Notes
A computed fold for a 74-nucleotide RNA from an uncultured Erysipelotrichaceae bacterium, annotated as transfer RNA. Rfam family: tRNA. Its family is annotated with triplet codon-amino acid adaptor activity in the Gene Ontology. Rfam classes the family as a transfer RNA. It was read from a public genome assembly.
RNA sequence: GUCCCGGUAGCUCAGCUGGAUAGAGCAUUCGCCUCCUAAGCGAAAGGUCGCAGAUUCGAAUUCUGUCCGGGACG
Numbered sequence: 001g002u003c004c005c006g007g008u009a010g011c012u013c014a015g016c017u018g019g020a021u022a023g024a025g026c027a028u029u030c031g032c033c034u035c036c037u038a039a040g041c042g043a044a045a046g047g048u049c050g051c052a053g054a055u056u057c058g059a060a061u062u063c064u065g066u067c068c069g070g071g072a073c074g
Base pairs, nucleotide, nucleotide: 001073002072003071004070005069006068007067010026011025012024013023019057028044029043030042031041032040050066051065052064053063054062
């Protein structure tokens, strides 16, 4: 330098054949339970979907550029 994969909640990830309010587990907070704690059960909070632009009635999803991480080739 060329190409490929990835970047989504504090962490690990799903969703990517464009559509209905963007999700799960763990963690956090609150409640229930318990003599207390842990475990268990329930609930809540938490996101500019790496960033910018484009296409579209509509984009996490498509396109372009760019940043970061990993890999292949030279």